[in-house]
């Protein structure tokens, strides 16, 4: 890296910096944005997928390794693609 296994309607927001689009693609919606989005850093918080740890073996638990913090991956069809932990290690 191929590949494989699980989940993708829970639940969590401030702050500097930037400074114009963002919500993967198509079509039709609808949202979010110069009262500053997306992105990046800090900081808080959410969270049991792995490991510890503890158990009445049902779970507990943010200590460690990951993730996440508008709206179901924004909704519908559609063909994709993809994103996350865990193997592989």
């Nucleotide at each position: 890296a191929a590949c494989c296994c699980a989940u993708c309607c829970a639940g969590a927001u401030g702050g500097a910096g930037u400074g114009a689009g963002g919500g993967g693609c198509u079509u039709g919606g609808c949202c979010c944005u110069g009262u500053g989005a997306c992105c990046u850093c800090c900081a808080a918080c959410c969270a049991a997928c792995c490991g510890a740890u503890c158990c009445a073996c049902g779970g507990a638990c943010a200590c460690g390794g990951u993730g996440g913090u508008a709206a179901c991956g924004c909704c519908a069809a559609g063909a994709c693609c993809g994103a996350u932990g865990a193997g592989g290690a």

SAM riboswitch aptamer (S box leader) from an Acidimicrobiales bacterium, 89 nucleotides, folded computationally. Model confidence (mean pLDDT): 90 of 100. NCBI's taxonomy places the organism under Bacteria, Bacillati, Actinomycetota, Acidimicrobiia, Acidimicrobiales. It matches the Rfam family "SAM riboswitch aptamer (S box leader)". Gene Ontology term of the family: regulation of gene expression.